Predicted 3D model of a 111-nucleotide RNA (SAM riboswitch aptamer (S box leader)) from Draconibacterium orientale. Rfam family: SAM riboswitch aptamer (S box leader). Rfam links the family to the GO term regulation of gene expression. The prediction has a mean pLDDT of 82. The source organism's lineage runs through Bacteria, Pseudomonadati, Bacteroidia, Marinilabiliales and Draconibacterium.
[in-house]
RNA sequence: UGAUUAUAUAGAAGAGUGGAGAGAUCGGGCUCUGUGAAACUCUGGCAACCUUGUCCGCCAGCCGACGGAUAAAACGGUGCCAAUACCCGGCCGGAAACGGAAUUAUAAUUA
Numbered sequence: 001u002g003a004u005u006a007u008a009u010a011g012a013a014g015a016g017u018g019g020a021g022a023g024a025u026c027g028g029g030c031u032c033u034g035u036g037a038a039a040c041u042c043u044g045g046c047a048a049c050c051u052u053g054u055c056c057g058c059c060a061g062c063c064g065a066c067g068g069a070u071a072a073a074a075c076g077g078u079g080c081c082a083a084u085a086c087c088c089g090g091c092c093g094g095a096a097a098c099g100g101a102a103u104u105a106u107a108a109u110u111a
Base pairs, nucleotide, nucleotide: 001111002110003109004108005107006106007105008104013043014042015041016040017039021032022031023030026089027088028087029086044081045080046079049077050076051073052072053070054069055068056067057066059064085103091100092099093098
């Protein structure tokens, strides 16, 4: 970097450096921001993808391996801590409401 799978209307702060933008991209809105944006650092927290435990299935004489589930745990590996991925449009269906796909983000596996 690509592919596959899962999830995305829940949840979660403060300080320092910094000094004007930010909210993914195309367009249009709307919101946050010198009462300090982005980015970086420290501390704190949220969550439960990996991890541990438990249960189930399967192989098996046992240990154990593999797969699945979980309203158990949270040291560790990530991730996250304004607003539904902020909203609408843009692709498909639909009169519309809405639904789907795509895209994006995160994790695991894989090349």